Predicted 3D model of RNase P RNA and transfer RNA as a complex of 446 nucleotides. The coordinates come from a structure-prediction model, not an experiment, and the mean pLDDT is 77. Rfam match: Bacterial RNase P class A. Rfam links the family to the GO terms ribonuclease P activity, tRNA processing and dimeric ribonuclease P complex.
RNA sequence: GGAGCAGGCCGGGUGGCCGCGCCGCCGCGUGCGCGUGGCGGUGAGGAAAGUCCGGACUCCACAGGGUAGGACGCUGGGGAAAAUCCCAGGCGGGGCGACCCGCGGACAGCGCAACAGAGAGCAGACCGCCGGCCCCAGGGCCGGUAAGGGUGAAACGGUGAGGUAAGAGCUCACCAGCGCGCCGGGCGACCGGCGCGGCUCGGCAAGCCCCGUCCGGAGCAAGGCCAAGCAGGGGGUCGAGCGACCCGCUCGCCCGGUUCGCCGGGCACCCCCGGGUAGGCCGCACGAGGUGGGCGGCGACGCCCACCCCAGAUGGAUGGCCACCACCGCCCUCCGGGGCGGCACAGAAUCCGGCUUACAGGCCUGCUCCUCGC
RNA sequence: GCCCCCGUAGCUCAGGGGAUAGAGCAUCGGUUUCCUAAACCGUGUGCGGCAGUUCGAUUCUGCCCGGGGGCG
Numbered sequence: 001g002g003a004g005c006a007g008g009c010c011g012g013g014u015g016g017c018c019g020c021g022c023c024g025c026c027g028c029g030u031g032c033g034c035g036u037g038g039c040g041g042u043g044a045g046g047a048a049a050g051u052c053c054g055g056a057c058u059c060c061a062c063a064g065g066g067u068a069g070g071a072c073g074c075u076g077g078g079g080a081a082a083a084u085c086c087c088a089g090g091c092g093g094g095g096c097g098a099c100c101c102g103c104g105g106a107c108a109g110c111g112c113a114a115c116a117g118a119g120a121g122c123a124g125a126c127c128g129c130c131g132g133c134c135c136c137a138g139g140g141c142c143g144g145u146a147a148g149g150g151u152g153a154a155a156c157g158g159u160g161a162g163g164u165a166a167g168a169g170c171u172c173a174c175c176a177g178c179g180c181g182c183c184g185g186g187c188g189a190c191c192g193g194c195g196c197g198g199c200u201c202g203g204c205a206a207g208c209c210c211c212g213u214c215c216g217g218a219g220c221a222a223g224g225c226c227a228a229g230c231a232g233g234g235g236g237u238c239g240a241g242c243g244a245c246c247c248g249c250u251c252g253c254c255c256g257g258u259u260c261g262c263c264g265g266g267c268a269c270c271c272c273c274g275g276g277u278a279g280g281c282c283g284c285a286c287g288a289g290g291u292g293g294g295c296g297g298c299g300a301c302g303c304c305c306a307c308c309c310c311a312g313a314u315g316g317a318u319g320g321c322c323a324c325c326a327c328c329g330c331c332c333u334c335c336g337g338g339g340c341g342g343c344a345c346a347g348a349a350u351c352c353g354g355c356u357u358a359c360a361g362g363c364c365u366g367c368u369c370c371u372c373g374c
Numbered sequence: 375g376c377c378c379c380c381g382u383a384g385c386u387c388a389g390g391g392g393a394u395a396g397a398g399c400a401u402c403g404g405u406u407u408c409c410u411a412a413a414c415c416g417u418g419u420g421c422g423g424c425a426g427u428u429c430g431a432u433u434c435u436g437c438c439c440g441g442g443g444g445c446g
Stems, first nucleotide, its partner, number of pairs: 001370010012325007020043010045345001049356002052354005057219004069215005074089005090103005104210002109208002111204002126149002128145008157175006176200002178197008223282004232273006239251005252267006289308008327342006375445007384399004392429001402416004422438005
C1' cells in the first nucleotide's frame, strides 16, 4: 500500500423568530369545571416499525392430574421475570487465515427417495472376470464372483499381503468407523490411551413421531372511580290561592269503583335509589432507569459509592423559516475561494427484555492474509 | 389491541415433495361461410419476493411484500 474479518458508536451542530403538547409559578376572567396571558422547564428512535417470541401489570377461572395444541433442544455459567438473548467451552462442517455456520433421537415404530440404473431398503448382476458344455471365425447356454467399468444426490469400509479357477473380511497386518469393557483428565458436553468383537453404508424428524423441559385464558378498548340524558324501582303532590265576620270553594289532569270519608290505575311534576351509556378522572410515566468512578470475575456480568429525573398526547403535540458551521456531489476559479443541489430509514400511545426487517453518510478499536522498503 | 385466511396463465380455480404444473373461459392462427357468429383443430402464457431444509420446493420452515376478513 492492497484485500478482508470481528466488535462498538454516532446518525447533523449553534443561535434567532413564529407556532404546538405537557409540567410548575404568577396575573386576569369565571358559571369554580375551566379558559386566557406571561415567565421558566421539558418534548421521539436505534429501530419508536413488524407484532415473531418472552415477561411485568390487570381482570376472569381454578382441588389435583391428564388429553389435544404450541414452543424449545450440545455442556457449564450470566442477567435474572422469562425467552429463540449473552459469555466461556465441546463436537462437526467451511475458509490459507482473522473468523464464520450448525447442534436431542434414524437399532421405539410407521413412512419417503422421482428420473437414470442390473440393483434404492431383510439389496443387486448390464458390461466385465472365471469355470463347464455347445456350434467353435465369433458367439450362445448354465453356474460362480463382486476386485474393475457404467448409472445415480446416495450402491453394504480403505491400502497391502495371503488365498483362489476368478474373486471376496474369506484370512491377516495397518488405518477409518461402530459397539462393549477398563484406565486417566475435565463440574460437564467431551477428550486421550489400552483391550476385545470382522461388527462394517447411509439420508430425511423445517414427514408422522419418540424423549426431556415449559405453557390456564384474555388483554390498557385490561381494569378501577365519578357520573348527565333516556329507560327501571320507590315515595310524594305538600300547602297555598281566592272570596271572606264565623266560614266556604279549589285542589295538577284523565279513567274506574264508592259506604261520599276516600280507594285503585295511567299521564305530568318533584325527591330518593341501584345498575350504568355519553362524558370525565385514575391506571400513566421513579423504572429489571440513566451517567461517572472503584472493586471482584477469563468473560457475560455482579457489588458498592456519588450524581441526575429523562415525552405522556387521546383524532392524537414534538413543526416551520432564517443565518453560520460541519459532511457529500456537481460546476466555476485569479487556487484565496465562490455558486447550486443534497443530507437516510422512519416517527411514541401501558411498560420492559429479545428477535427480525428498513437505513444516506461517518467515526473508533482489535485482528488476519498478500506485497513493498528498512 | 388480539388474531385468521389468501397470493398458481389475461380471468375463475385444481394440484400439498418428484421429470414436461393442469382445467374452463379469454387471446392468436387455421378449417367451415359470400362475410360474421357458433362449431371443430392447433397455439402461447404462469407458481408474489428473498433466504433456508432436502438429492430435489408451487408444496415444508423463516423473514418481507400485497390483498381480504373476524373479535373486542